[in-house]
RNA sequence: GCGCCCUUAGCUCAGUGGAUAGAGUACUUGGCUUCGGACCAAGGGGUCGCAGGUUCGAGUCCUGCAGGGCGCA
Numbered sequence: 001g002c003g004c005c006c007u008u009a010g011c012u013c014a015g016u017g018g019a020u021a022g023a024g025u026a027c028u029u030g031g032c033u034u035c036g037g038a039c040c041a042a043g044g045g046g047u048c049g050c051a052g053g054u055u056c057g058a059g060u061c062c063u064g065c066a067g068g069g070c071g072c073a
Base pairs, nucleotide, nucleotide: 001072002071003070004069005068006067007066010025011024012023013022018056027043028042029041030040031039049065050064051063052062053061
């Protein structure tokens, strides 16, 4: 330099162009317990990497950029 893949909650990841964007885990609170852990219940936490485009409508499709990974040279 060229090609391919990834970027969504603190972390690991789901998510058919149309729903209020979800799960597990972590965190907080309560229950339970002599206390803690485990377990049970509830709760908070997101400009979906950035900037544009297409569309009535974009996390999803297209372009550019940034970061990361793999391969070729």
Transfer RNA from a Candidatus Kerfeldbacteria bacterium, 73 nucleotides, folded computationally. Its mean pLDDT, the model's own confidence on a scale to 100, is 81. Its Rfam family is "tRNA". The family's RNA type in Rfam is transfer RNA.